FMN riboswitch aptamer (RFN element) from Mobilicoccus pelagius NBRC 104925, 145 nucleotides, folded computationally. The organism belongs to Mobilicoccus pelagius, within Bacteria.

RNA sequence: CACGUGCUCCGGGGUCGGUGUAAUUCCGAGCCGGCGGUGACAGUCCGCGACCCGCGCCCUUCAGGUCCCUCCCGGGAUCAGGAGGCCGGUUGACCUGGUGGAAUUCCAGGACCGACGGUGAAAGUCCGGAUGGGAGGCGCACGUG
Numbered sequence: 001c002a003c004g005u006g007c008u009c010c011g012g013g014g015u016c017g018g019u020g021u022a023a024u025u026c027c028g029a030g031c032c033g034g035c036g037g038u039g040a041c042a043g044u045c046c047g048c049g050a051c052c053c054g055c056g057c058c059c060u061u062c063a064g065g066u067c068c069c070u071c072c073c074g075g076g077a078u079c080a081g082g083a084g085g086c087c088g089g090u091u092g093a094c095c096u097g098g099u100g101g102a103a104u105u106c107c108a109g110g111a112c113c114g115a116c117g118g119u120g121a122a123a124g125u126c127c128g129g130a131u132g133g134g135a136g137g138c139g140c141a142c143g144u145g
Base pairs, nucleotide, nucleotide: 001145002144003143004142005141006140007139009137010136015029016028017027018026030125031124032114033113034048035047036046037045043112044111052089053088054087056086057085059084060083061082062081064079065078066077067076068075069074094110095109096108097107098106116128117127118126
C1' cells in the first nucleotide's frame, strides 16, 4: 500500500408577502440540493440510497395452527403468517455561449426537477413514519499478500 473480516463514530437542506372563514399547500417573489464515479468542482451525465410494489427466492429469525413419536423433557412433518436478508420492479429534471489538453461538472445566460401519509385549501420547503433506515465516509483491531 492492496484485499478480507469485525467494530466505533459520522452520515439532508430550504419562507416571506397577497387573497381567503380557512393555505409556510393556491397566487407572487424567494430559498434548498444525500452518496460514489467522471480527463477539472455535477440536484439535471453514469450509477447508488431513501419511499412504494412483488402471486419472486426460500437465506435467517419469531410466534402460531394441524398431525405424528414420547411417561415427561423434548423431537419430527406440514400449513399459512410477521420481521429481516437477497433478487426484481417502480422512481424527477439542461440547454446555449465562453475558457481549456480535458468541463451537460468551472464562468456567463436562460431553463427545469423534487417519494409516501396527513392537513380548516392542492406541500421539494409545515407535521408524521423517523430518537428509524441509508448509499457511503473518517478511523481502530485482527488476518492475508

Of the family's consensus pairs, 100% are formed in the model. RNAcentral holds the sequence, with entries from Rfam and Ribocentre.